[in-house]
RNA sequence: GCAAACCCGCCGAAAGGCGGUGUCGCAGAGCCACGGGGCUACCGCGAGUCGGACUCGCCAUGCCAGCCGAGCCGCCA
Numbered sequence: 001g002c003a004a005a006c007c008c009g010c011c012g013a014a015a016g017g018c019g020g021u022g023u024c025g026c027a028g029a030g031c032c033a034c035g036g037g038g039c040u041a042c043c044g045c046g047a048g049u050c051g052g053a054c055u056c057g058c059c060a061u062g063c064c065a066g067c068c069g070a071g072c073c074g075c076c077a
Base pairs, nucleotide, nucleotide: 001026002025007020008019009018010017011016024066028073030072031071034069035068036067037064038063039062044058045057046056047055048054
């Protein structure tokens, strides 16, 4: 210097994000979704159905950088 979780408000189908609160931690817990990994599954597909509702499975174009690596920038010796 940053600011986890809980809680509150807003956005979102969700994951999650933003802000407030707060300090679990972090010597880069700075930026970045390029590679790996993880999360969610609205829409879509398949099944349970004759159909609808509902349920289950698959699926990223969504999300995570405080999971790891790469790149950029930065700090100390």
This is a predicted structure of a 77-nucleotide RNA (c-di-GMP-I riboswitch aptamer) from a soil metagenome. The RNAcentral record of the sequence draws on MGnify.